A computed fold for a 350-nucleotide part of an RNA from an uncultured bacterium, annotated as small-subunit ribosomal RNA, central domain. It matches the Rfam family "Bacterial small subunit ribosomal RNA".
Context: one part of a larger RNA
C1' cells in the first nucleotide's frame, strides 16, 4: 500500500480468444437492497477534548457538557446507483451488393543465378588481397559452347505502397480458407467494453525422428596479418541453414508508447473507395468516409520532443514501477528430452 508515475528518467505483459470480476445507450412504469431526511433505542464506568469547582499550586480528584469507527428499528422521498417488466435505435451484431490486398494451408509450375557430373574448343594459369600464401591446375584447371541433374532463393514490377493481432508475408496458377473497407439502412434489439487465472499463437537461435544438403557458414583446419592474434582478411569446412512431424516460448519481440470510446485549428503525400463536376468518355478534377506518413494551431512535455494514428482534454478496464549493486541470482514450486523457461527473495554493501 496513501499518493504519484509508466516514449527515452524504475515502470505497457510478445500478441490475441475469453470464464469470472469491475464497468457500461435512450425513455417509461414498479420496487425500495444502496442513498438521503426525519425519530426512537443502543454506542457502560473510567479515559481522551471543553467548561466549572476541591486539596496553598500541580499532578490527582469532584460536577456538568462534548465526543464515540459504528450497529439496529421505523416514517418519509424516489433524482441517482442497484433490481424487476416494457419499449427505442443511435452503441454492437446480422443480411445483401461492391471492393483492394506479398492474410493463411496445400498441390502444382517458371525462369535467372549457382555447384556437380558428360561431351566439345582451348593449352598455362586460376583463385585470392593491402600486398601475400594456403587453395586449384598438364591425370588439361580458369575462360568459353552444348547437354544431364541437384538444392535454395525469388531480379524487374516495388512504392516513405500493401496485409496481418503479434510473430510476420513477396516468380506463377489452381483449390480451400481468415478479416478489413465502402455502399444500402432490409434484421436483431444493449446483444457491449476491458479482462485477474486459464487457453492459442509466437522471430532467430537450439532440442527429437526421419529426410534433404546447390550455396552460405557458428565450430574446427590451414594460410596471413601481429609483439602476441585462440579475432578482424583470405582458403577449405561439419553441425545448422530447407522438408516433415513434434518440443523449446525467448528477442533492442519496439512506436522502447496496453485495449476500448468520446471530444478538441489546419496543410500536405500516399493506398482504399461510394458518389460528384465535363455532351459522352478511358483520362483529369473534387471527394464524405476507412487506412499509411510528414509537417504544425492550441494543449502537454525536464526537454529531445508528441500534436484527430496525442505523449491534448475526460470515462471504463487490464498490466507494471517505488534508489544503485548483490540478482532477473539462489531458496521452493511449476513446465521442459535437455539447453533452460516462468514466478522470485535475503544477508551484506552504497
Nucleotide at each position: 500500500u496513501u499518493g504519484g508515475g509508466c516514449u527515452u528518467a524504475a515502470a505497457g505483459c510478445g500478441c490475441g480468444u475469453g470464464c469470472a470480476g469491475g464497468c457500461g445507450g435512450g425513455g417509461c412504469g414498479c420496487u425500495a437492497g444502496g442513498u438521503g431526511u426525519u425519530g426512537g433505542g443502543u454506542g457502560a464506568a473510567a479515559u481522551c477534548c471543553c467548561c466549572g469547582g476541591g486539596c496553598u499550586c500541580a499532578a490527582c480528584c469532584c460536577g456538568g457538557g462534548a465526543a464515540u469507527g459504528g450497529c439496529u428499528c421505523a416514517g418519509c422521498a424516489a433524482a441517482c446507483c442497484g433490481g424487476c417488466g416494457c419499449u427505442c435505435u443511435u452503441g454492437a451484431g446480422g443480411c445483401a451488393g461492391g471492393u483492394a490486398g506479398a492474410g493463411g494451408u496445400g498441390a502444382c509450375u517458371g525462369g535467372a543465378a549457382c555447384g556437380a557430373c558428360c561431351g566439345g574448343u582451348g593449352g598455362a594459369g586460376c583463385g585470392g588481397u593491402g600486398a601475400a600464401a594456403u587453395g586449384c591446375g598438364u591425370a588439361g584447371a580458369u575462360a568459353u559452347c552444348g547437354g544431364u541433374u541437384g538444392g535454395a532463393a525469388c531480379g524487374c514490377g516495388g512504392g516513405a505502397g500493401g496485409c496481418g493481432a503479434a510473430a510476420g508475408c513477396g516468380g506463377g496458377u489452381c483449390a480451400c480458407u481468415g478479416g478489413g473497407c465502402c455502399u444500402g439502412c432490409c434484421c436483431u434489439g444493449a446483444c457491449g467494453c476491458u479482462g485477474a487465472g486459464a487457453c492459442g499463437c509466437g522471430a532467430a537461435a537450439g532440442c527429437g525422428u526421419g529426410g534433404g544438403g546447390a550455396g552460405c557458414g557458428a565450430a574446427g583446419a590451414g594460410g596471413a596479418u601481429u609483439a602476441g592474434a585462440u579475432a578482424c582478411c583470405c582458403u577449405c569446412g561439419u553441425a545448422g541453414u530447407c522438408c516433415a512431424c513434434g518440443c523449446c516460448g525467448u528477442a533492442a519481440a519496439c512506436g522502447a508508447u496496453g485495449c476500448g470510446c468520446a471530444c478538441u485549428a489546419g496543410g500536405u503525400a500516399u493506398g482504399g473507395a461510394a458518389g460528384g463536376u465535363u455532351c459522352u468518355g478511358a483520362c483529369a478534377c473534387c471527394g464524405a468516409c476507412c487506412g499509411u506518413g510528414c509537417c504544425g494551431a492550441a494543449a502537454c512535455a525536464a526537454a529531445a520532443g508528441c500534436g484527430a494514428u496525442a505523449a491534448g482534454u475526460g470515462c471504463g478496464c487490464c498490466g507494471c514501477c517505488u534508489g544503485g549493486g548483490g540478482a532477473g541470482u539462489a531458496c521452493g514450486g511449476c513446465c521442459g528430452c535437455a539447453a533452460g523457461g516462468c514466478u522470485a527473495a535475503a544477508a551484506c554493501u552504497c